[in-house]
RNA sequence: CACUUAUCCAGAAAGGCGGAGGGUCUGGCCCUACGAUGCCUUAGCAACCUUUCCUGAAUUGCAAGUCAGGAAAAAGGUGCUAAUUCCUGCCCCGGUGUACCGGGGAAAGAUAAGUU
Repeated sequence: CACUUAUCCAGAAAGGCGGAGGGUCUGGCCCUACGAUGCCUUAGCAACCUUUCCUGAAUUGCAAGUCAGGAAAAAGGUGCUAAUUCCUGCCCCGGUGUACCGGGGAAAGAUAAGUU
């Protein structure tokens, strides 16, 4: 890099460095010299991996282990700490004052775990 699975309307910021763009792309709309994006430090959020316990299933002589679900924890591996992934784009459905509005799905993206 590619593939598979799961999640994405919740949550959580201060300081230092630095000095102009940033929010992936399109169109919008925002953030930003009252210092963004980024990097570092500290703090925090969350619970994917992880740990403990409970329940169930298949297997089994029993247990262990496996799978599914639930509860708790936060030491460790990641991640995250403007706006729903900021909204949107492609398809379908509904409403409508024909300007738009609402719902569902996909695509793309992000993160985790796994595979090659």